The prediction has a mean pLDDT of 77.
The RNA shown here (Bacterial RNase P class A) has 378 nucleotides.

RNA sequence: AAAGCCGGACAGACUGCCGCUGCGCGCUUCAUGUUCGCAUGGACAGCGGGGAGGAAAGUCCGGGCUCCGCAGGGCAGGACGCUGGGUAACGCCCAGGGGGCGAAAUCCCCGGAAAGUGCCACAGAAAGCAAACCGCCUUAAAGCGUCCCCUUUAAGGUAAGGGUGAAACGGCGGUGUAAGAGACCACCAGUUGCCGCGGUGACGCGGCAGGCUCGGCAAACCCCGUCCGGAGCAAGACCAAAUAGGGGAGGCGGCUGGCCCGGCCAAGCCUUCCGGGUAGGUCGCUAGAGGUCACAGGCAACUGUGCCCCCAGAGGAAUGGCAGUCGCCACGCCCGCAAGGCGGGGAACAGAACCCGGCUUAUCGUCCGGCUUUGCGA
Numbered sequence: 001a002a003a004g005c006c007g008g009a010c011a012g013a014c015u016g017c018c019g020c021u022g023c024g025c026g027c028u029u030c031a032u033g034u035u036c037g038c039a040u041g042g043a044c045a046g047c048g049g050g051g052a053g054g055a056a057a058g059u060c061c062g063g064g065c066u067c068c069g070c071a072g073g074g075c076a077g078g079a080c081g082c083u084g085g086g087u088a089a090c091g092c093c094c095a096g097g098g099g100g101c102g103a104a105a106u107c108c109c110c111g112g113a114a115a116g117u118g119c120c121a122c123a124g125a126a127a128g129c130a131a132a133c134c135g136c137c138u139u140a141a142a143g144c145g146u147c148c149c150c151u152u153u154a155a156g157g158u159a160a161g162g163g164u165g166a167a168a169c170g171g172c173g174g175u176g177u178a179a180g181a182g183a184c185c186a187c188c189a190g191u192u193g194c195c196g197c198g199g200u201g202a203c204g205c206g207g208c209a210g211g212c213u214c215g216g217c218a219a220a221c222c223c224c225g226u227c228c229g230g231a232g233c234a235a236g237a238c239c240a241a242a243u244a245g246g247g248g249a250g251g252c253g254g255c256u257g258g259c260c261c262g263g264c265c266a267a268g269c270c271u272u273c274c275g276g277g278u279a280g281g282u283c284g285c286u287a288g289a290g291g292u293c294a295c296a297g298g299c300a301a302c303u304g305u306g307c308c309c310c311c312a313g314a315g316g317a318a319u320g321g322c323a324g325u326c327g328c329c330a331c332g333c334c335c336g337c338a339a340g341g342c343g344g345g346g347a348a349c350a351g352a353a354c355c356c357g358g359c360u361u362a363u364c365g366u367c368c369g370g371c372u373u374u375g376c377g378a
Base pairs, nucleotide, nucleotide: 001374002373003372004371005370006369007368008367009366010365012326013325014324015323016322017321018320020051021050023048024047025046028043029042030041031040032039033038053349057360058359060358061357062356063355064354065232066231067230068229077228078227079226080225081224082096083095084094085093086092097110098109099108100107111223112222116221117220118217119216120215133162134161135158136157137156138155139154140153141152142151143150170188171187173185174184175183189213190212191210192209193208194207195206196205197204198203236283237282238281239280246274247273248272249271250270251269252268253265254264255263256262290309291308293306294305295304296303297302328346329345331343332342333341334340
């Protein structure tokens, strides 16, 4: 320098003008209450201060919180799945193990297919207690022919060779055979069982034995293990009109009765009290598994301690618009190149809605750090 890989950061800055939304202060004014001092609430303008993100997104996982409930056990259902650790928890993260692609950095995958059932497109003879299309071998018949060889047909043997396929039952050499074949033997590879050593463990290394050689798919059913009660801030709690309706008490009323008390009825009217719900309002609401820095522990994820900081809380839903200057990015022109100057352009994805931890997806451009390989120079 080129090519490639991994991780992190930023997401324009300043000024002016015009606006938006909470909070605090305080002026004016209005309403209510009043012990006349004031208190509470509202409205208009003013001042001060705060006001989107790395993903606020998808709502895919996990938790906090709230209610139903008491969730103890089981069934059904769902999710996850190498080992150890981190965490409030996780399907996330860190470290390690095994396998795979790649020259490497890096990246991807992870229980069981040697429990059972099922499936394996197309091609191919055959796709699973394997299979005979071509080929090879044997026998028989026929043809030619004296016979052998050869050709055709039929029967049988054969998985060494060809061909098909993503995949055809371990490789290679030998023995053996009519031809062949773990049929048998040596070596290699794998696997299963046992033993020893190392490791917390996944696992690794070594030895012995058995020809055991066993295809793939579990994001097919299934088996094994672990976890999961449900619904969600429109959760939920409080205050509470007007109208209508409900209940209690009293009075008016009706029946009984000569009258009163009493008893019964009440479908109506009046007074008064009570409670529920709606509109509306308040809380939940943002100080938290919170952040910065330092130190300590740990390979790391992360944790502990100390100091400091407060960083949106709206709710039909604010966080904006315009102009100027500077900065960034490519492009064109001037210039022999560079530097420099001029010109017209570009600047993404997107937007809180109870809050956190993750994952995934989108993203104009720029910067920083680390790693691998190759080339050149000293």
It matches the Rfam family "Bacterial RNase P class A". Rfam classes the family as a ribozyme.